Annotation
This is a predicted structure of a 1487-nucleotide RNA (small-subunit ribosomal RNA) from Carex extensa. Lineage of the source: Eukaryota > Tracheophyta > Petrosaviidae > Cariceae > Carex subgen. Carex. It matches the Rfam family "Bacterial small subunit ribosomal RNA". The prediction has a mean pLDDT of 81.
RNA sequence: AGAGUUUGAUCCUGGCUCAGGAUGAACGCUGGCGGCAUGCUUAACACAUGCAAGUCAGACGGGAAGUGGUGUUUCCAGUGGUGGACGGGUAAGUAACGCGCAAGAACCUGCCCUUGCGAGGGGAACAACAACUGGAAACGGUUGCUAAUACCCCGUAGGCUGAGGAGCAAAAGGAGGAAUCCGCCCGAGGAGGGGCUCGCGUCUGAUUAGCUAGUUGGUGAGGCAAUAGCUUACCAAGGCGAUGAUCAGUAGCUGGUCCGAGAGGAUGAUCAGCCACACUAAGACUGAGACACGGUCCAGACUCCUACGGGAGGCAGCAGUGAGGAAUUUUCCGCAAUAGGCGAAAGCCUGACGGAGCAAUGCCAUGUGGAGGAAAUGAAGGCCCACGGGUCGUAAACUUCUUUUCUCGGAGAAGAAGCAAUGACGGUAUCUGAGGAAUAAGCAUCGGCUAACUCUGUGCCAGCAGCCGUGGUAAUAUAGAGGAUGCAAGCAUCAUCCGGAAUGAUUGGGCGUAAAGCGUAUGUAGGUGAUUUUUCAAGUCCACUGUCAAAUCCCAGGGCUCAACCCUGGACAGGCGGUGGAAACUACUAAGCUGGAGUAUGGUAGGGGCAGAGGGAAUUUCCGGUGGAACGGUAAAAUAUUUUGAGAUCGGAAGAACGCCAACAGCAAAAGCACUCUGCUGGGCCGAAACUGACACUGAUAGACGAAAGCUAGGGGAGCAAAUGGGAUUAGUGACCCCCCUAGUCCUAGCCGUAAACGAUGGAUACUAGGUGUUGUGCGGAUCCACCCGUAAAGUUCUGUAGCUAACGCGUUAAGUAUCCCGCCUGGGGAGUACGUUCGCAAGAAUGAAACUCAAAGGAAUUGACGGGGGCCCGCACAAGCGGUGGAGCACGUGGCUUAAUUCGAUGCAGAGUGAAGAACCUUACCAAGGAUUGAAAGAGAGGGGUGCCUUCGGAAACGGGGGCAACGCAGACACAAAGUGGUGCAUGGCUGUUUUAGUUCGUGCCGUGAGGUGUUGAGUUCAGUCUCGCAACGAGCGGAACCCUCGUGUUUAGUUGCCAUUAUUGAGUUGGAACCCUGAACAAACUGUUGUUGUUAAGCCGGAGGAAGGCGAGGAUCACGUCAAGUCAUCAUGCCCCUUAUGCCCUGGGCGACUAUUACGUGCUACAAUGGAUGGGACAAAGGUCGUGAUCAGAUCUCAGAUCACGCUCGUGAUCCCGCUAGGGUGAGCUAACUCCAAAAACUCGUCCUCAGUUCGGAUUGCAGACUGCAACUCGUCUGCAUGAAGCAGGAAUCGCUAGUAAUCGCUGGUCAGCCACACGGCGGUGAAUUCGUUCUCGGGUCUUGUACACACUGCCCGUCACACUAGGGGAGCUGGCUUUGUUUGAAAGCUUUAAAACCUUAACCGCAAGGAAGGGUAUGCAUAAGGCAAGGCGAGUGACUAAAGUGAAGUCGUAACAAGGUAGCCGUACUGGAAAGUGUGGCUG
Repeated sequence: AGAGUUUGAUCCUGGCUCAGGAUGAACGCUGGCGGCAUGCUUAACACAUGCAAGUCAGACGGGAAGUGGUGUUUCCAGUGGUGGACGGGUAAGUAACGCGCAAGAACCUGCCCUUGCGAGGGGAACAACAACUGGAAACGGUUGCUAAUACCCCGUAGGCUGAGGAGCAAAAGGAGGAAUCCGCCCGAGGAGGGGCUCGCGUCUGAUUAGCUAGUUGGUGAGGCAAUAGCUUACCAAGGCGAUGAUCAGUAGCUGGUCCGAGAGGAUGAUCAGCCACACUAAGACUGAGACACGGUCCAGACUCCUACGGGAGGCAGCAGUGAGGAAUUUUCCGCAAUAGGCGAAAGCCUGACGGAGCAAUGCCAUGUGGAGGAAAUGAAGGCCCACGGGUCGUAAACUUCUUUUCUCGGAGAAGAAGCAAUGACGGUAUCUGAGGAAUAAGCAUCGGCUAACUCUGUGCCAGCAGCCGUGGUAAUAUAGAGGAUGCAAGCAUCAUCCGGAAUGAUUGGGCGUAAAGCGUAUGUAGGUGAUUUUUCAAGUCCACUGUCAAAUCCCAGGGCUCAACCCUGGACAGGCGGUGGAAACUACUAAGCUGGAGUAUGGUAGGGGCAGAGGGAAUUUCCGGUGGAACGGUAAAAUAUUUUGAGAUCGGAAGAACGCCAACAGCAAAAGCACUCUGCUGGGCCGAAACUGACACUGAUAGACGAAAGCUAGGGGAGCAAAUGGGAUUAGUGACCCCCCUAGUCCUAGCCGUAAACGAUGGAUACUAGGUGUUGUGCGGAUCCACCCGUAAAGUUCUGUAGCUAACGCGUUAAGUAUCCCGCCUGGGGAGUACGUUCGCAAGAAUGAAACUCAAAGGAAUUGACGGGGGCCCGCACAAGCGGUGGAGCACGUGGCUUAAUUCGAUGCAGAGUGAAGAACCUUACCAAGGAUUGAAAGAGAGGGGUGCCUUCGGAAACGGGGGCAACGCAGACACAAAGUGGUGCAUGGCUGUUUUAGUUCGUGCCGUGAGGUGUUGAGUUCAGUCUCGCAACGAGCGGAACCCUCGUGUUUAGUUGCCAUUAUUGAGUUGGAACCCUGAACAAACUGUUGUUGUUAAGCCGGAGGAAGGCGAGGAUCACGUCAAGUCAUCAUGCCCCUUAUGCCCUGGGCGACUAUUACGUGCUACAAUGGAUGGGACAAAGGUCGUGAUCAGAUCUCAGAUCACGCUCGUGAUCCCGCUAGGGUGAGCUAACUCCAAAAACUCGUCCUCAGUUCGGAUUGCAGACUGCAACUCGUCUGCAUGAAGCAGGAAUCGCUAGUAAUCGCUGGUCAGCCACACGGCGGUGAAUUCGUUCUCGGGUCUUGUACACACUGCCCGUCACACUAGGGGAGCUGGCUUUGUUUGAAAGCUUUAAAACCUUAACCGCAAGGAAGGGUAUGCAUAAGGCAAGGCGAGUGACUAAAGUGAAGUCGUAACAAGGUAGCCGUACUGGAAAGUGUGGCUG
């Protein structure tokens, strides 16, 4: 410090997720030890048992124990004093002067400290106790006695009140032999503690906006320690609130703690400060202090005891129990230390505290051994393997050393102060001796993020997963194993917080298109504000100072062996307060100034607004005339109108809208505003510089305006036109198109308050290059004037620099640079929905969530692909032509059906006369039956004795059984393993198809943040990315072209079997020649080279000459990057899987040939005839084929149509002649080949016949008779002869091929092959055309551009209803709890009030001789009041038949709304309509 994830890729926006740290934690696996800490976060739920607050006999009377007695001692109920208001616990309540920081004045204060004065004189009781007595108990009652530091009176003092006079008002003793000590009362001061007041700070919600009657203030009175509506009577009507009152929810606050670079966010366990609470709720008493955790009274709930009459209790003290929960310890030891209470003290008490126990809960420390050990063996074993080895691994074993720890012994503290005594911890820490490597390692992970990889199992299953994702037979992602990595007595997981997250942005974000500028202006509060001088010192700055407890953090030092931990000292920043100073800036005060702003004044432009008046064109309608057949509408039609006279043409009326001018022109705040004239009226601009003198900018709330649609009421209604109706279109259409037409559109008066109300850009001010057009002004120049030129400020359009921006783009009219103010945003969906509230007549508008769900949604740009987008270009693509297919018959192939099997593959173009260049057996893979099982064929091992040939029987054969002969040619069994046309072409190699085309890339440079672009685009040109020119490109590769082969011309050379001549013949041959033909080899020739027009002086194009050939001369081969998971596991090869007496092998027969008269498709052949058929003469090709073996010679080798010889009549071809009507048979010369043979070429040509017909066309089908091949011709071959003589008279929709030696037509030949189903396929030549205006259209392709929501790329993407399942939330007649408010009623305990002439009862202290008084106590009344009852609300929760919508799912149904012009451009607002997406009307926007 970042990383992963949206895309084919990119940049951005934006969310989600991860890596870090932390915890009072929990859970899983595991677990040696020590130190220091920590330990009910949940039920403030209920609690058994024990303990946690007592003490004083030196305040008092008394009792008891003990003693023989006195004295002493000890213990104790009671009176009295003091302490139980501290210490300890908890976090329920509390949003508050509760807490924190800083101040303040009107107070109290036991014990403590300092200090001043006192304590004189009297008195009456009450407990205890005794007697009697009530009650189960708890606890009492009556009578009687008694003490005090308990209580009371008088006197006196300081003190208090009051102007004064005057009034009120105190004490206690005890111990000691004594000195003296401890106490008591009244004052003054202090310390510490407490009460009160105030400034500031202190969570969320406005879907809580108004709250408040003792409320705010005053006066009088009361009350308090003290101020005060604290209380009360009267008076006034205030007080609080948008700087958030009230209400609701949540919460103890702080020092601090965790995270963070910091700002800050989260948190408030342990320790410390404060508050609050003590079963729930209320109340007071006592006291210095309480409205009191271990006190009291009442009420309530709960628990317990009871004799049923009544009583007792409160662990949120320490332990502990139950319950709850994922979860939190011992019913321990001690007062030795520290500290507290009481006491004169000894001392007593203390679950405060000091310690131990339990728990890896955390932090820190430490160990589980160290060294050697492969040069004796890298042991065994596991795992992997290419079988060679590698790895675990010096790891182990083994040798040697050590003892932290462990076990067993010995010694043994500090903590103790203050002479001694006193230690829970504890025989602990520590020291020391002995023993023996001995007692001690796990957990998670290993696809990326993220360190670490292989094998096996599984097979979209089981499962994993923090995010992306993984798993469908080769999973580094699941499970196991081996290995590796990380951390380590722990390690993972889960939960929560901070960080990363600049993802709420003060530091430190944004708002044109990603989420985000209010529709617009006016203006209140508020915020901000020009210039000069002055005052002041609030802000600001400086210095000093008080404070912000301690602990913590930080720094330094020190102590435990170190560390954690502990001790001592120091300190920063920042907050608040005080004192003194400074005066620049801000604010304030005072006085100015004119630049901002405004007023007055002179001009000026304008569809600015409101009202009134006038006008013409068009449309429709009405009356009448003329006229006489259609009109209207559409892609085409129809509905509609029309002989009852339409449409057309002349006149009147009505309503609405205002052509041309008209324009990136004008005006207005926006919405918006246009015929002309008039009236009233708002704002702007320019000039000059008279006046005011900061009067300004923005603007929450508020009020105002606000298109269209819509609503209410009344008018109006020509045209247009939602809805509705009809006609078309369609698979269907509630649509698009057509006909008619209602609301509405118009006016008046009101309402509504929304739009893509858009520049998707809030307002104001200042600054920052230019150029161009235009509007209205001013000035200057020029000019007779107009036009024009320059310039200034004000508008408005385009282009563009710097700068900005993710990019697109913006760019003085900013989206630049700055300031001020307002509004708004924080992932997508759910949703602008629900609920609530406000507004509205309604429609609805405004405000505006959550549950749940996803890992994206989105912006800009890029490359492709696509478009029922556009431009250009090409192609037998169309057109122009010629000939076909589709109709007939037959052949072949395919589908389908059938079958025991009809083996398998190929299936749009790019399958279908295809694999197959040849299925009767074989082939053959299929089926039926039969047979053998190491095999029909290969290798290695082991093994050791039989085997071959002939023949016979059985058998369909394979095979099985027997006999004979000969002499080494291996039986049976086994396991490696053989074999497989078994599966997977979606595991593969190789090979192939597909493109009817001209593309596809790279290097360097340049442009761009980048994907990418440029080059390769543009202007021309070409068959061509072919070439030229231009150009931030310059070059290059693969393709193209050329090189290669064949054909076309010539030259040279070579002449046999070929050619010519001669001679001879049945034929073969002989002799001569090398001119021609021919053949082989080598070479030449064609390059836009030349000429003219044109073109850019180019590339080129067009025409011509010459030439055998002319613009690629013709044809072939070759043919890039890629696409289709294209085809092939059945050519071959091959991974994995599968079969092994069988899915392998052998054999016989069948099948691959069925049927297509159930419906089909493709490719061909032959025809339908006279350009023909039949028949008889005659002529002219090319190319190809034609057995094997051996030997010699020449050229180096190879090659070679060079030369030569020999053999076999096993193989082939077979002339000639003979026979047969023919197929064919017989004969068998010649040829091992430019020599012989196949072999006849056929169209053609010359004669004859046929004369337009189902024929002398056509030949299918069928019968009979034959021939050939072959073991074999039935299923299932070919051919021949005779006879038979179907369909068919030129082929519907549709569709195919071809641009020249081409189409068409005519034959010839080869491979495979015994034969052949070949009409196929491959080649060869003969004869030999027509047409091309051209690119509008069809198909395909290329290129440029454009749009895109597509990228598996249009066979794409995607919307809504309906049906099903699940999920959460809303409404809902209601029902059930809770909290709270108001009113009313009842009203406990306790408190307060009360007498006067003025309620009642009663009493020890004082007064009075007494009656009685003073004074006190109680009851009753009244006030106020907890809990409760009743009634009415408010808030919130749970539940609820039914119900409307939403989300998610999957292979459902219906359509196809959107994305391309998405096939009717889309979208926004509104209204109507419709199964649904949606359609239509109206206004608006361009996204």